Predicted 3D model of a 265-nucleotide part of an RNA (large-subunit ribosomal RNA, domain VI) from an uncultured Flammeovirgaceae bacterium. The prediction has a mean pLDDT of 84.

[in-house]
Context: one part of a larger RNA
RNA sequence: CGUAAGAAGUUUGCGAGGAUCUGUCCUUAGUACGAGAGGACCGGGAUGGACUAACCUCUGGUGUACCGGUUGUGGCGCCAGCUGCACCGCCGGGUAGCUAUGUUAGGCAGGGAUAAGCGCUGAAAGCAUCUAAGCGCGAAACCCACCUCAAGAUGAGACUUCUUUAUAAGGGACGUUAUAGACGAUGACGUUGAUAGGCUGUAGGUGUAAAGACAGAGAUGUCAAAGCCGAGCAGUACUAAUUACCCGUACACUUUCUCUAGGGG
Repeated sequence: CGUAAGAAGUUUGCGAGGAUCUGUCCUUAGUACGAGAGGACCGGGAUGGACUAACCUCUGGUGUACCGGUUGUGGCGCCAGCUGCACCGCCGGGUAGCUAUGUUAGGCAGGGAUAAGCGCUGAAAGCAUCUAAGCGCGAAACCCACCUCAAGAUGAGACUUCUUUAUAAGGGACGUUAUAGACGAUGACGUUGAUAGGCUGUAGGUGUAAAGACAGAGAUGUCAAAGCCGAGCAGUACUAAUUACCCGUACACUUUCUCUAGGGG
């Protein structure tokens, strides 16, 4: 921009893409078959491999939010206690998020039309013949079925609802933002409010802070699951989402006015 008004939702599916894999074991059954040796089809069940998708409950990784330990050195006048720098100084853990080696799920089943092949009926050719007419079975291939996209499918589809002169319905912009994100976009919210921050609490992390008291000769231990943190989860208007702004409606319908008799504006 189009889809002959403008919107908000919900859809159909022309078409396109993806997937399509396979082993072993048990059973049927040591049955059918076979002199024996051996040893099934068909059917039922279990469990793997590779591949794919989603997810983070578990097992782990990361986790320069966080907590702790510790070395050297500088600083806060000194001690104590903190703090800067040294690859996050190094080391031990680790929430959320993101992740695989972790978890869950998938390929099934079924239908249609067939290939090779196997047939029925059956002439040409009194027989025979799956074929010439006609009919049937038959494969991971084909078409459906399964998953995803999909009306710019210009062949532009369908349904529901909303709006009509007050700029409407609706959208944008602005602001607070995240399950979104390079930017646009997308989603949530904007006081009729829990959208983010703060505060309070808490799942959880770290591992028992400082100061003091007590015990001990002291190191140290106890009071103390402490202190600190808490990207998660709740609650709470304390702070910020203020007011204002911009775009947006017809070749339809109705009404009114004017000029006039052809109708037109």